[in-house]
Context: one part of a larger RNA
RNA sequence: UGACGGGGGCCCGCACAAGCGGAGGAACAUGUGGUUUAAUUCGAUGAUACGCGAGGAACCUUACCCGGGCUUGAAAGUUAGUGAAUGGUCUUGAAAGAGGUCAGUGAGCAAUCACACGAAACUAGGUGCUGCAUGGUUGUCGUCAGCUCGUGCCGUGAGGUGUCGGCUUAAGUGCCAUAACGAGCGCAACCCUUGCCAUUAGUUACCAGCAGUUAGAUGGGGACUCUAAUGGGACUGCCACCGUAAGGUGUGUGGAAGGUGGGGAUGACGUCAAAUCAGCACGGCCCUUACGUCCGGGGCGACACACGUGUUACAAUGGGGAGUACAGAGGGCAGCGACAUCGCGAGGUGAGGCUAAUCCCAUAAAACUUUUCUCAGUUCGGAUCGGAGUCUGAAACUCGACUCCGUGAAGCUGGAUUCGCUAGUAAUCGCGCAUCAGCCAUGGCGCGGUGAAUACGUUCCCGGGCC
Numbered sequence: 001u002g003a004c005g006g007g008g009g010c011c012c013g014c015a016c017a018a019g020c021g022g023a024g025g026a027a028c029a030u031g032u033g034g035u036u037u038a039a040u041u042c043g044a045u046g047a048u049a050c051g052c053g054a055g056g057a058a059c060c061u062u063a064c065c066c067g068g069g070c071u072u073g074a075a076a077g078u079u080a081g082u083g084a085a086u087g088g089u090c091u092u093g094a095a096a097g098a099g100g101u102c103a104g105u106g107a108g109c110a111a112u113c114a115c116a117c118g119a120a121a122c123u124a125g126g127u128g129c130u131g132c133a134u135g136g137u138u139g140u141c142g143u144c145a146g147c148u149c150g151u152g153c154c155g156u157g158a159g160g161u162g163u164c165g166g167c168u169u170a171a172g173u174g175c176c177a178u179a180a181c182g183a184g185c186g187c188a189a190c191c192c193u194u195g196c197c198a199u200u201a202g203u204u205a206c207c208a209g210c211a212g213u214u215a216g217a218u219g220g221g222g223a224c225u226c227u228a229a230u231g232g233g234a235c236u237g238c239c240a241c242c243g244u245a246a247g248g249u250g251u252g253u254g255g256a257a258g259g260u261g262g263g264g265a266u267g268a269c270g271u272c273a274a275a276u277c278a279g280c281a282c283g284g285c286c287c288u289u290a291c292g293u294c295c296g297g298g299g300c301g302a303c304a305c306a307c308g309u310g311u312u313a314c315a316a317u318g319g320g321g322a323g324u325a326c327a328g329a330g331g332g333c334a335g336c337g338a339c340a341u342c343g344c345g346a347g348g349u350g351a352g353g354c355u356a357a358u359c360c361c362a363u364a365a366a367a368c369u370u371u372u373c374u375c376a377g378u379u380c381g382g383a384u385c386g387g388a389g390u391c392u393g394a395a396a397c398u399c400g401a402c403u404c405c406g407u408g409a410a411g412c413u414g415g416a417u418u419c420g421c422u423a424g425u426a427a428u429c430g431c432g433c434a435u436c437a438g439c440c441a442u443g444g445c446g447c448g449g450u451g452a453a454u455a456c457g458u459u460c461c462c463g464g465g466c467c
Base pairs, nucleotide, nucleotide: 008467009466010465011464012463013462015458016457019421020420021419022418023417026312027311028310029309030308031307032306033305034303035302042053043052064298065297066296067295068294069293070292077122078121079119081117082116083115086103087102088101089100090099091098092097106113107112125287126286128285129284130283134281135280136276137275138274139272141270146185147184148183149182150181151180152161153160154159165176166175167174191264192263193262194261196232197231198230199229200228201227202226206221207220210219211218235258238252239250240249241248242247301440314414318373319372320371321370322369323368324367330361331360332359335354336353339350340349341348342347380411385406386405387404388403389402390401391400427450428449429448430447431446432445433444
């Protein structure tokens, strides 16, 4: 000077408390450990690993295993050489490949370009090791309010002061005081979005008045909604009280909004030799007829078990049947596919429109009305299994999703313990997107619909800040 203390003081945070809903019990999905295996590729491991890298493992991916091949190589560059290109077909083989045979003789005015084969030398190649040699990027403390510098002053010096004290703030945010005076990185503001209004502009969006219709379909309109550009608006500005001030309090005024309006982006100096050599780059070491590379098949999907994260439930605030209503944000040409028709259905066939405010995905679902079930392992629950199919794709045995019929397991609210959340939040309901042929998506990222309870307070647990 820091760090630490079952030392003290002050303060904050879903930290506790007050509440609401979960996890821990069941079945399944998924990740991990372990075990097994020819291989179950590798990495991530308290918080800060475990629906994580992976925003798509049937082949490919793929790095692993078995088997079969190649060796200047699967790909790239330079040099010279041969054949012009290219297409069909046969044998063999699991394929990669190997060996024949037939046809053919590329483009360009030209330099040359493109392809195949073989050769040589430089060289290639490595998801092999080291994240404790590194760059870059990231997690975390933590969106916590801190971390420093110049000059001056103090101290022999390490250092201190400033940054402390009083009040205040979400904040080292400010005010006052002051051997300090200033400044920088952070805070805040500037950025995006959402909430209100105005102006401008009306097509593919809208429809008040007029005509008109099954229908904003049409004539028409520029008001409204909306779209998207520019502005305004909120600053404790005004009022009252408290205070020296900063500021605080108020169901005060006005206002769409009130004290940072809500949300996002934004992450200081640093900590953990934290993570990543398997995104990429890169030093060193190692392999070079193999630790490189091509192909077929298998594996990454195993299963006594243990843990994490989720989905579905255990029912009547419910399950089933019928009818009626209301979104937002997205995506679409090797695509979305209306509509018609066939099929109980997943889907099949034909096909108008749309490169999209125009057409399509696309009926939102919870909700509401009505009816049935009457508390039961059930008309709850849907695992598992049998059969028959659909679709994608060379190919669904290992190992895809979906449909129909049958089957109908555990489960009657979950021990110790533990997690999330303070408002359009929790809870609950559906919709979309990325990846993607298809899909193991119950995951991830977004979108809207319905819409609570509680907070006395800071004694205690955890983490953090200042003295």